[in-house]
């Protein structure tokens, strides 16, 4: 980088360095010198994977529940809102699915 599966309306920030950007992209709307991105430290949230514990099934193992030690992730706003395609309607609007994006685990 690509692919498969699952999830995405909940949750959770302080300090130091740093100095103007950031919210994927485009449009909007926001956040930001009362300090953006990035890096570091500590903390929190969550529970995808590993480990461990319990229940069930004879069992390899699987399902469910728990824990939070390890690996990731994450800590403004619903994935901040809309977008491209299809359908429910006849435009707007609204809803659903796909697509797009993000994260995890597995494969190439």
């Nucleotide at each position: 980088c690509u692919u498969u599966u699952a999830u995405c309306a909940a949750g959770a920030g302080u300090g130091g360095c740093g100095g103007a950007g950031g919210g994927a992209c485009c449009g909007g709307c926001c956040c930001g010198u009362c300090g953006a991105a990035g890096c570091c430290a500590c903390g929190a949230c969550a529970a995808c994977c590993u480990a461990c514990c319990g229940a069930c099934g004879c069992g390899a193992c699987g399902u469910c529940g728990g824990c939070a030690a390890g690996g990731u992730g994450c800590c403004a706003a619903g994935u901040c809102c809309g977008g491209g395609c299809a359908g429910g309607u006849g435009c707007c609007u609204c809803c659903u699915g796909c697509g797009a994006g993000a994260u995890a685990a597995g494969g190439g």
Molecule: SAM riboswitch aptamer (S box leader)
Organism: Chloroflexota bacterium